This is a predicted structure of a 128-nucleotide RNA (SAM riboswitch aptamer (S box leader)) from Anaerolineales bacterium UBA6663. The coordinates come from a structure-prediction model, not an experiment, and the mean pLDDT is 80. The model forms 94% of the base pairs in the Rfam consensus. NCBI's taxonomy places the organism under Bacteria, Bacillati, Chloroflexota, Anaerolineae, Anaerolineales.
RNA sequence: CUCUUAUCCAGAGAGGCGGAGGGACCGGCCCUACGAAGCCUCGGCAACCGGCGACCGUAACAGCGGCGCAAGGUGCCAAAUCCGGCCUGGUGAUGCCCGACAGGGUGUCAGUUCUGGAGAGAUGAGAG
Repeated sequence: CUCUUAUCCAGAGAGGCGGAGGGACCGGCCCUACGAAGCCUCGGCAACCGGCGACCGUAACAGCGGCGCAAGGUGCCAAAUCCGGCCUGGUGAUGCCCGACAGGGUGUCAGUUCUGGAGAGAUGAGAG
């Protein structure tokens, strides 16, 4: 770097160095000299992997699954992955058609909000 797969509305910051950016990209909206990024120290959050268990299920051992314990390997510590981006539905505007009315069908445009999904990204685990 590529592929596969799981998760992403929860949670958790102080100090020092530094000195203008940061929130992946684009648009928006935010954060930031009351100090951005980055680095260091300390602190914390969290059970993805690994570990442990005298508990539960699988008749039993093993294995597997569940549950619990626990920060060893990662990860993380503004805002939902900050929101949106593409598609469907809903919604609004408008045209046409059907219908006696009620209502129904269909096209175009919009995108502030809503539903579902996709894409992208991040992190873990595995593979190349």